RNA sequence: GGUCAUGACGCGGGAGAGCGUAGCGGAACUUUGGUUCCGGUGCCGCCGAAGGAGCAACCGCCCCGGAAUCUCUCAGGCCCCAAGGACCGCGUCAUGGGC
Numbered sequence: 001g002g003u004c005a006u007g008a009c010g011c012g013g014g015a016g017a018g019c020g021u022a023g024c025g026g027a028a029c030u031u032u033g034g035u036u037c038c039g040g041u042g043c044c045g046c047c048g049a050a051g052g053a054g055c056a057a058c059c060g061c062c063c064c065g066g067a068a069u070c071u072c073u074c075a076g077g078c079c080c081c082a083a084g085g086a087c088c089g090c091g092u093c094a095u096g097g098g099c
Base pairs, nucleotide, nucleotide: 002099004096005095006094007093008092009091010090011089012088013087018044020043021042022041024039025038026037027036028035029034045078046077047076051074052072053071054070058066059065060064062097
């Protein structure tokens, strides 16, 4: 110096699942009977791609490492938007056993 592995940063892309139900608070409309919207709470149902857990398929040149998009849903999430987002691409940096 190269290869391999791990991590961080920046940019771009990035899915799934209830407009459920009950009452509470606020706002608007109103014929004061109600209707609509927003917010959080409980219950039921659902999703898996933050994280977490389980198996070990598999991956790297491997002695040594990495281990899942599989499984479970503790957490998280479930109209749109926003946020988050595994993973992918590009760029930069750091660390490290062997070769």
Record summary
This is a predicted structure of a 99-nucleotide RNA (Glycine riboswitch aptamer) from Sphingobium sp. It matches the Rfam family "Glycine riboswitch aptamer". Rfam's curators write: This family represents the bacterial glycine riboswitch. It was read from a public genome assembly, where an Rfam model found it.